[in-house]
RNA sequence: CCCAGAUAAAGCCAAACCUCGAGUAAUCGGGGGACGGAAAACUGCGGGUCCGGCGGGUUAAGAAGCCGGAUAGCCGGGUUACCUUG
Numbered sequence: 001c002c003c004a005g006a007u008a009a010a011g012c013c014a015a016a017c018c019u020c021g022a023g024u025a026a027u028c029g030g031g032g033g034a035c036g037g038a039a040a041a042c043u044g045c046g047g048g049u050c051c052g053g054c055g056g057g058u059u060a061a062g063a064a065g066c067c068g069g070a071u072a073g074c075c076g077g078g079u080u081a082c083c084u085u086g
Stems, first nucleotide, its partner, number of pairs: 003086001004084002012037002017032006035073001041079003045076003048071007
């Protein structure tokens, strides 16, 4: 340095749910709480999914498409990192 990840050690993060707050919404932040996690650290670069608007069109609805947003605990890519039985 690479691979691997243990009934090891020291620590770390925190789903659902409850609660307070922000947002039209997806969802996010604080507190409580632990389902899990070896990158559940960072990054919207590619894909997926979700929300809002436009759009289009119809008896009524809808699809494509466009714009903006959310998700890193959906997958992939990029960047960085603790420990060591091997």